[in-house]
RNA sequence: UGCGGGGUGGAGUAAUGGUAACUCGGGAGGCUCAUAACCUCCAGAUUUUGGUUCGAAUCCAGACCCCGCAA
Numbered sequence: 001u002g003c004g005g006g007g008u009g010g011a012g013u014a015a016u017g018g019u020a021a022c023u024c025g026g027g028a029g030g031c032u033c034a035u036a037a038c039c040u041c042c043a044g045a046u047u048u049u050g051g052u053u054c055g056a057a058u059c060c061a062g063a064c065c066c067c068g069c070a071a
Stems, first nucleotide, its partner, number of pairs: 001070007010024004018054001026042005047063005
């Protein structure tokens, strides 16, 4: 420098263009003599700037960052 893949709660991953979900973790409550386990509830996220669209995490373009290949 070129090409390809990726960026979503604290971590790991989902999500036909139409309410952002799941597991673990965190907090509160319940259960228990008590702890663990179990049950219920709560908080917490789309890298960024534009564009298309009635509507964008999703499509398009630029920027930034990470990984791989080539030179």